RNA sequence: GAUAGAGGUUGCGUUUUUCAAGAGUAUUUCUUCCGAUGCGGCAGGCGCAGGGGAGGAAGGAAGAAAGGGGAACACGCCGAAAGAGGAGACAGCCUGACAGUCGAGUCUUGGGCAUGCGGCAAAUAACCGCAUGACUGUCAUCCGAUCAGGAUGGUGCGCUAUC
Numbered sequence: 001g002a003u004a005g006a007g008g009u010u011g012c013g014u015u016u017u018u019c020a021a022g023a024g025u026a027u028u029u030c031u032u033c034c035g036a037u038g039c040g041g042c043a044g045g046c047g048c049a050g051g052g053g054a055g056g057a058a059g060g061a062a063g064a065a066a067g068g069g070g071a072a073c074a075c076g077c078c079g080a081a082a083g084a085g086g087a088g089a090c091a092g093c094c095u096g097a098c099a100g101u102c103g104a105g106u107c108u109u110g111g112g113c114a115u116g117c118g119g120c121a122a123a124u125a126a127c128c129g130c131a132u133g134a135c136u137g138u139c140a141u142c143c144g145a146u147c148a149g150g151a152u153g154g155u156g157c158g159c160u161a162u163c
Base pairs, nucleotide, nucleotide: 001163002162003161004160005159008078011077012076013075014074016072017071018070019069027062028061029060030059031058032057033056034055037049038048039047040046042096043095044094045093081109082108083107084106088102089101090100110136111135113133114132115131116130117129118128119127137155138154139153140152141151142150143149
């Protein structure tokens, strides 16, 4: 260097299906009242609706979706992957800033768990960071008797097997 492998509350990811949540929210509509602005996310432009009622308040009726999460099947896999950050790309009525979606190279993490704090989030879900605790894979050194077991340290650019 090549090939093949191992780790494990339920190994990891993706598509699809489904479930909860989102939410009795957005929105639509009806009644009553007020009565001039409202919309295309923001600013400017441009455009649209509006006393044949904009917009708002109260009440009644109907009532979603997306992002995020759980489960199952299938598929691809064992830096599987997750996170951070981000060159660049894309669409929007035009321009600009910001935000949105995708995202190369780069950086961090062996793996999951529990508790606490913080972040993100609609969330008590999931994820991330830090601290603590034990568990676990693997390697080295040491103790032990060469086994079982234990201690310390390292760890994915790692470890095992073959060439």